The part of an RNA shown here (small-subunit ribosomal RNA, 5' domain) has 518 nucleotides and comes from a metagenome. The coordinates come from a structure-prediction model, not an experiment, and the mean pLDDT is 83. RNAcentral holds the full RNA, with entries from SILVA.
[in-house]
Context: one part of a larger RNA
């Protein structure tokens, strides 16, 4: 000098674009953050309409016995309606957060998979025949304070289960030919046997379902190379290293197991300890390099601490399940509930970091045929000079060089002010008013940006320094005191170094200090 997710002191007018718990992966009140589909299925509340009874305010007639009219309330049955829960499907494995752990195939980069999987989507081929038994919801009874259940009965499906059909599918056996490859092998063609599918809905347009092949995108696994400090860490290792055989997995493999062998790693730094998410990048530097890894993008890991599996195409699953633990809440003391490292917000910690906001209008995501619903992703707004950039705080004229301050009384602040003329970026008031929305409808932002008119210099300057380094000097006060200080150092009676004042210099809505990196 440059830089910062900064903080502190003094000061502070506006706009645009960004950024904002670096500390306690500390604890969390409250609300919201993942639903959707009635074109898979059975129920079906309120309301409304009709129907048949009961009730009987009231009306008319009356021979006072009654007949008639029927408001209101209520019940039965049917229709309409569609709340709500349930079965079922898809989604919830994405998106969002955090950086604790991890020195590792975690990440980066280049390969391999002849060792693999892949829902939705695209393309191609074939099929979609015929049956069965349940169960939730519901009803009844019943346990419990609650959370949540128990028993019996009824019912549906694209829920569940057999049967049929079947090949370029799976598997077994046998065998031949051809092609590809370095090769274990794979593919094509042919023969024989065994085995496995399906679901319907419809507004009749379609949407689905099953099997097989291919693609796209995604994922798993393996591997070469690269990736911090310490030798005041030198030896480490028993599933350890390899083999055979099995188990397991989508898949190779001590991944696991039985048996056998005795190996494997290490000064080219094993092991141990410390520190740390990694990268694209960011800062600095002429570069080489050094330091860092906020925001944005890719990736990994984690979800109160630890462990486990279930479901599923995909999880060993942040807002799922089970177990143990700590903490916390409810309780009728028998027993239950919870997990903000989602968005806001609270307490605590700290020098220190924001609103319990608006909207799905746009972009994107989930569901749905669609209408549409959901979306604290996202788009916006709010707060903060936290950063960068831009603009302003007036312009021209103006000497009695006014008053006032300082002053060796020479002067200086100083064209500075007053005063005159002008302008209106800003500001205030009034009027108009978007784009963002690719056919129609639809704008949170927003009466915002922007435009026009009016008013009036009006609303707007500080901060640090002035001994040398280092641009900028005098007076007074103080008297090794009070104090200053980045280094050298200043202050003990004339201090350009302390304090104040005048003046001057630097930068300027900032200035200075502290911390850290180059």
């Nucleotide at each position: 000098g440059g830089a910062u997710g900064a903080a502190c002191g003094c000061u502070g007018g506006c706009g645009g674009c960004g950024u904002g718990c670096c500390u306690a992966a500390c604890a969390c009140a409250u609300g919201c953050a993942a639903g959707u589909c009635g074109a898979a299925c059975g129920u079906g509340a309120a309301g409304c309409c009709a129907u048949a009874g009961a009730u009987g305010a009231u009306u008319a007639c009356u021979u006072c016995g009654g007949u008639u009219u029927g408001a209101u309330u209520u019940u039965u049955u049917g229709g309409u309606g569609g709340a709500a829960a349930g079965u079922g499907g898809c989604g919830a494995a994405c998106g969002g957060g955090u950086g604790a752990g991890u020195a590792a195939c975690a990440c980066g980069u280049g390969g391999g998979u002849a060792a693999u999987c892949u829902g939705c989507c695209u393309c191609g081929a074939a099929g979609u025949g015929g049956g069965g038994g349940a169960u939730a919801a519901c009803u009844a009874u019943u346990g419990g304070a609650a959370a949540c259940g128990a028993u019996a009965g009824c019912u549906a499906a694209u829920a569940c289960c057999g049967c049929a059909u079947a090949g370029u599918c799976u598997u077994u056996u046998u065998u031949u030919a051809c092609a590809u490859g370095g090769g274990a092998a794979u593919g094509u063609a042919g023969a024989a046997g065994a085995g496995u599918a399906a679901a319907g809905c419809u507004c009749c347009g379609g949407c689905g379902c099953u099997u097989c092949g291919a693609g796209a995108g995604g994922a798993g696994c393996c591997u070469g190379c690269g990736u911090c400090c310490a030798a005041u860490u030198a030896g480490c290792u028993a599933g350890u290293u390899g083999g055979u055989g099995g188990g397991g997995u989508a898949a190779a493999g001590g991944c696991c197991c039985a048996c056998c062998a005795a190996g494997g790693c290490g000064a080219c730094g094993a092991u141990u300890g410390g520190u740390a998410g990694c990268u694209g990048g960011u800062c600095u530097g002429a570069g080489a390099g050094g330091a860092c890894g906020a925001u944005c993008a890719g990736u990994c890991a984690c979800a109160c601490g630890g462990g486990a599996a279930c479901u599923g195409a995909g999880a060993c699953a942040c807002g799922g399940u089970c177990c143990c633990g700590a903490c916390u809440c409810c309780u009728a003391c028998g027993g239950g509930g919870g997990g903000c490292a989602g968005c806001a917000g609270u307490g605590a910690g700290g020098a220190g970091u924001a609103u319990u906001g608006c909207a799905c209008a746009a972009u994107g995501g989930g569901g749905g045929a669609a209408a549409c619903c959901c979306u604290g992703a996202u788009g916006c707004a709010g707060c903060a000079a936290c950063g960068c950039c831009g603009c302003g705080u007036g312009g021209a004229g103006g000497a009695u060089g006014a008053a006032g301050g300082c002053u060796u009384c020479g002067g200086u602040c100083g064209u500075a002010a007053a005063c005159u003329c002008c302008u209106u970026u800003u500001c205030u008031g009034g009027g108009g008013g978007a784009a963002g929305a690719g056919a129609a409808c639809g704008g949170a932002c927003g009466g915002u940006a922007c435009c026009c008119c009016a008013g009036g210099a009006a609303u707007a300057a500080g901060u640090c320094a002035c001994g040398g380094c280092u641009a900028a000097c005098u007076a007074c006060g103080u008297g090794c005191c009070a104090g200053c200080a980045g280094c050298c150092g200043c202050g003990g009676u004339a201090a350009u170094a302390c304090g104040u004042a005048g003046g001057u210099g630097g930068c300027g809505a900032g200035c200075g200090u502290u911390a850290u990196c180059c």